[in-house]
RNA sequence: AGCAGUUCUUGCUUUAUCGCUGGUGGAGGUAACUCUGCAAGAGGAAAGUCGGGGCAACAUAGAGCACCAUACUACCUAACGGGUAGGCAGUUUCUUAUGGGAUUGACAGCAAGUGCCACAGAAAAUAACCGCCAUUUUUAAUGGUAAGGGUGAAAAUGUGAGGUAAGAGCUCACGCAAGAGUAUAGUGAUAUGCUUUUGGGGUAAACCUUAUGGGUUGAAAGACCAAAUAUAUCAGCAUUUAAGGGCUGCUCGUCCAUUGCUGAGGGGUAGGUCGUUGGAGGCUUGUCGUGAGGCAAGUCCUAGAUUAAUGAUAGAGACUCAUUUAUUGAGAACAGAACCCCGCUUAUAGAGAACUGCUUUGU
Repeated sequence: AGCAGUUCUUGCUUUAUCGCUGGUGGAGGUAACUCUGCAAGAGGAAAGUCGGGGCAACAUAGAGCACCAUACUACCUAACGGGUAGGCAGUUUCUUAUGGGAUUGACAGCAAGUGCCACAGAAAAUAACCGCCAUUUUUAAUGGUAAGGGUGAAAAUGUGAGGUAAGAGCUCACGCAAGAGUAUAGUGAUAUGCUUUUGGGGUAAACCUUAUGGGUUGAAAGACCAAAUAUAUCAGCAUUUAAGGGCUGCUCGUCCAUUGCUGAGGGGUAGGUCGUUGGAGGCUUGUCGUGAGGCAAGUCCUAGAUUAAUGAUAGAGACUCAUUUAUUGAGAACAGAACCCCGCUUAUAGAGAACUGCUUUGU
């Protein structure tokens, strides 16, 4: 320098004038309110509503079943199905390589059980189409066989030797796969070695089994204040001290209430305050850790609307593109808070920074 990637930051700056929202200081005013000063005012995803919590209510507090979620190991975190670092199994790429980079995993269990593996094929586990061997009544039949061939994603563990009528783990040697035990290393998942048992596979985003965890609802949650009012009015059904209601879908249990349920006709209110933004908070420095992060010190307060504010105009500058000797013109993505926070996923013009791998060149 080139190629291929990973992560992070920013995503216009500034001046002037006018305007909007809440906060705060001052002045005027009985009050409503008016004037004025100060500082502030939509994101990296505010989106999706996929997850986890804080908080609030049920509520005084549960148990079982159902249902749902997770699933290699260790660590981080308030917690998570998140993150960090590893292990194992894959994919891809580079490179003379049992190495490096990137990337995926819905990585507990098929040796608990039950299922499924289309088509093709003789057969998908109770195997025999061609073939090989033997016999006989010899162009066919019977018996043996699973080494060779065919079908298929997959056909009874591979190679070699012996053996056999022909063959076969039938026997032997060396391997392969799975299980068990043991030694070493490691916190662990595991890795390597030795011994031994077994010898068809695959599939659990198949039913299922095992382990762990989960109370429900949700800010239109909820709390308070003010004001107003009428429901034994009607009809039907049920009940005679029981049915009813809440707590989850059910059961138990527990709490509330003392007639209940359905329908019709009617009445009052829908106004205000809180919740509502000082936090698992931001920033800087140091220190510990491979890292996610932890600890310590210092410093800062940065929307709180409720038919919903956070803007408009003008000038200068910065960036990008085109053109040009100078210049001139145009442009700027995805996108707008609504209880708050932490993750995940998705969208994103342009600009900048750091790092990793390979190649080439120079020192």
This is a predicted structure of a 363-nucleotide RNA (Bacterial RNase P class A) from a Bacteroidota bacterium. Lineage of the source: Bacteria > Pseudomonadati > Bacteroidota. It was read from a public genome assembly, where an Rfam model found it.